[in-house]
Context: one part of a larger RNA
């Protein structure tokens, strides 16, 4: 000199853009953070509509009907492995980089063959019972895209002529042309389901090289190193096991100990390098502590399950409940770090055919000069060089064109009015095409219409009034820009280094003046 996720002291006008528990991975009150689908299913607890019945206050009360819109609880599907968080552990194929072969991949895209025929249950519900509660037990009824068989089967397996083992599910809209009526079969349309292909995406595995310090850590290792065989896995492999061999690593630092998430990057520096890993992005590991598996395409799963432990809470003492390193917020620790805010309008995600619902992701607002950037606190004129302060050699000098006065301007703040963009979509109507038996339905294109904004009293523009509402901080001995007076008298004190102070202190304290930065200025800490 540059820099910071900074803190402290004094001071403080506005705006924009960023950042904001670096300490206790300490403990957490409260609310919210993952749901959705009735176009899979049986149904109807609540709400609304309609119909019927009864009562009367004659337009509201009660009851009934799942009939309609919808929908609590339940079965079922998809999603809760994403997104969000902090960095405890980890010196490791963890990360970075360059390669590799023995693998899987829901949803999506592509290409292809199918979706035939049956069955038995379990919830919800009803009945009964146990318990303080959490919850649980027994009996009975029932549906499905839930579950289980049969048939068929390209790919799969075997001892390969041949044999073995294997799948599926339907619901919504429209039609009444054909078949006798029909809400059925049937036809049609867009979805859904099942087997198998290729891709995309994501994931698992292996290897070379690189990746902190200590030798006051020199030897370490029995599934250890390799082989054969078997098991296991989606897959290679001592991954596991049986047998056999006795290997494997190490001063090119094994083992042990300490510290630490790694990287793109960031800071500094002319560079080489040094320091660092906040925010943003990629990867890893973790979710009260330790262990375990289940489900699933994917987890050994932050807001899932089981066991053990510590802690907290409820209890009728028999037994139960919980996990903010999600967003806010509280206590504690600390020099120190914010709101128990608004909204799904946009972007993105989950579910759904869609409308839509959910989304503390996200978009915004609030707080803090924490940082960077921009603007303002007036402009011109004005010598009687006013008054006053300071100083003086008493003449003067200086604050100083500074003020006053005169003439102007109105940025920002204030008041009033106007006012974009962030909005794309979705809905309704008409029309054309595709599809079709069809002028239905559905999809696509075009046209028209009514709409969708948390921010928001938005940005921006215009008008109004009046210099009005807006300057401090540090320093002045040398380094280092800036000097005098008074007080003090080795005292009180200053100090980054040299050093000042013992009666004329430009170095202490005050004042006047000056210098430097400026809504900041200094100090401390830290890095180069």
């Nucleotide at each position: 000199g540059a820099u910071u996720g900074a803190a402290c002291g004094c001071u403080g006008g506005c705006g924009g853009u960023a950042u904001g528990c670096u300490u206790a991975a300490c403990a957490c009150a409260u609310g919210c953070a993952a749901g959705u689908c009735g176009a899979a299913c049986g149904g109807u607890a609540a709400c609304a509509u309609a119909g019927c019945u009864a009562g009367c206050u004659u337009g509201c009360u009660a009851g009934c009907u799942g009939a309609u819109g919808a929908c609590g609880a339940g079965u079922g599907g998809c999603g809760g492995g994403g997104g969000g968080g902090g960095g405890g552990g980890u010196a490791a194929c963890g990360c970075g980089u360059a390669g590799g072969a023995a693998u899987c991949u829901a949803c999506c895209u592509u290409a292809u063959a199918g979706u035939g025929g049956g069955g038995g249950a379990c919830a919800a519900c009803c009945u009964g019972g146990u318990g303080a509660a959490a919850a649980c037990c027994a009996g009975g009824c029932u549906a499905a895209u839930a579950c289980c068989g049969c048939a068929u089967a390209c790919g799969c397996c075997c001892u390969a002529c041949g044999g073995g083992g294997g799948a599926a599910a339907g619901a919504a809209g429209g039609g009444g042309a054909a078949c006798u009526u029909g809400u059925a079969g049937c036809c049609u349309c867009g979805c859904a389901c099942c087997g198998a292909u290729a891709g995309a995406u994501g994931a698992g595995c292996c290897u070379g090289c690189g990746u902190u310090a200590g030798a006051u850590u020199a030897g370490c290792u029995a599934g250890u190193u390799g082989g054969u065989g078997a098991g296991g896995u989606a897959a290679u492999g001592g991954c596991u096991c049986a047998c056999c061999a006795a290997g494997g690593c190490g001063a090119c630092g094994a083992u042990c100990u300490a510290u630490a998430g790694c990287u793109g990057g960031u800071c500094u520096g002319a560079g080489a390098g040094g320091a660092u890993g906040a925010u943003c992005a990629g990867c890893c590991a973790c979710a009260c502590u330790g262990g375990g598996a289940c489900u699933g395409a994917g987890a050994c799963a932050c807001g899932g399950c089981c066991c053990a432990g510590a802690c907290u809470c409820c209890u009728a003492c028999g037994g139960g409940a919980g996990g903010c390193a999600g967003c806010a917020g509280u206590g504690g620790g600390g020099a120190a770090u914010a709101u128990u805010g608004c909204g799904c309008a946009a972007u993105g995600g989950g579910c759904g055919a869609a409308a839509g619902c959910c989304u503390g992701a996200c978009g915004c607002a609030g707080c803090c000069a924490u940082a960077c950037c921009g603007c303002g606190u007036g402009u011109g004129u004005g010598a009687a060089g006013a008054a006053g302060g300071g100083u003086u050699u008493a003449g003067g000098c200086u604050c100083g064109u500074a003020a006053a006065g005169c003439a102007c301007u109105u940025u920002a703040a204030g008041u009033a009015g106007g006012g974009a963009g962030g909005a794309a979509g979705g809905c309704c109507u008409g029309u054309a095409a595709a599809u079709u038996a069809a002028u239905a339905c559905u999809u696509u294109g075009c046209a028209g219409g009514a709409u969708u904004g948390a921010c928001g009293u938005u940005a921006c523009c215009u008008a109004c009034a009046g210099a009005a509402u807006a300057a401090g901080c540090a320093c002045c001995g040398g380094c280092u820009a800036a000097c005098u007076c008074c007080g003090u008298g080795c005292c009180a004190g200053c100090a980054g280094c040299c050093g000042c102070g013992g009666u004329a202190a430009u170095a202490c304290g005050g004042a006047g003046g000056g210098u430097g930065c400026a809504a900041g200025c200094g100090u401390u800490a830290a890095u180069c």
Predicted 3D model of a 528-nucleotide part of an RNA (small-subunit ribosomal RNA, 5' domain) from an uncultured prokaryote.
The coordinates come from a structure-prediction model, not an experiment, and the mean pLDDT is 85.
RNAcentral holds the full RNA, with entries from ENA.